The RNA shown here (transfer RNA) has 72 nucleotides and comes from a marine sediment metagenome.
Rfam family: tRNA. Rfam describes the family as follows. Transfer RNA (tRNA) molecules are approximately 80 nucleotides in length. Gene Ontology term of the family: triplet codon-amino acid adaptor activity.
RNA sequence: GGGCCUAUAGGGUAGUGGAUAUCCUUUCGGCCUUCGAAGCCGAAAACCCCGGUUCGAAUCCGGGUAGGCCCG
Numbered sequence: 001g002g003g004c005c006u007a008u009a010g011g012g013u014a015g016u017g018g019a020u021a022u023c024c025u026u027u028c029g030g031c032c033u034u035c036g037a038a039g040c041c042g043a044a045a046a047c048c049c050c051g052g053u054u055c056g057a058a059u060c061c062g063g064g065u066a067g068g069c070c071c072g
Base pairs, nucleotide, nucleotide: 001071002070003069004068005067006066007065010025011024012023018055026044027043028042029041030040031039048064049063050062051061052060
């Protein structure tokens, strides 16, 4: 220098054009309990960045950034 793959709540993960962005964990509140744990209910928290296509983009396209693998 070239090619391929990946990037989603604090951590992990699903979602391949239209739903309120899924689930687990985490944190907070409530119920329960003598207290706590467990259990149940509720809430908080995310689409790597810029642009394009589209009525509509996490998803498709281009560029960039970061990480991984391969070639030279």